Record summary:
c-di-GMP-I riboswitch aptamer from Salinimicrobium profundisediminis, 87 nucleotides, folded computationally. It was read from a public genome assembly, where an Rfam model found it.
RNA sequence: AUAUGAUAAAGGCAAACUUAUCGAAAGGUAAGGACGCAAAGCUACGAGUCUAACAUCCGUAUGGAUAAUGAUAGUCGGGUUGCCAAA
Numbered sequence: 001a002u003a004u005g006a007u008a009a010a011g012g013c014a015a016a017c018u019u020a021u022c023g024a025a026a027g028g029u030a031a032g033g034a035c036g037c038a039a040a041g042c043u044a045c046g047a048g049u050c051u052a053a054c055a056u057c058c059g060u061a062u063g064g065a066u067a068a069u070g071a072u073a074g075u076c077g078g079g080u081u082g083c084c085a086a087a
Stems, first nucleotide, its partner, number of pairs: 004085002012037002017032006035074001041080003045077003048072003055066004
């Protein structure tokens, strides 16, 4: 340096759920809480998934259909940065 990942050490993150708050929703944020995680750090570039406010179409109408410009990095891949070191 590359690969690899201990029933190691130090430190880290935080699912479900609850409360508050933002949002049309999906979901985000904060606090509590730990299911898990060696990139569960960052990045929507590719694929996937979720939502459908606006828009378009349908309907007499309550509504319905399509659709990302919204979201997800704890779905997978790519890019990028990084802690430790037994075998």
Rfam family: c-di-GMP-I riboswitch aptamer. From the family's description: GEMM was predicted in a large-scale screen for bacterial structured RNA regulatory elements. The organism belongs to Salinimicrobium, within Bacteria.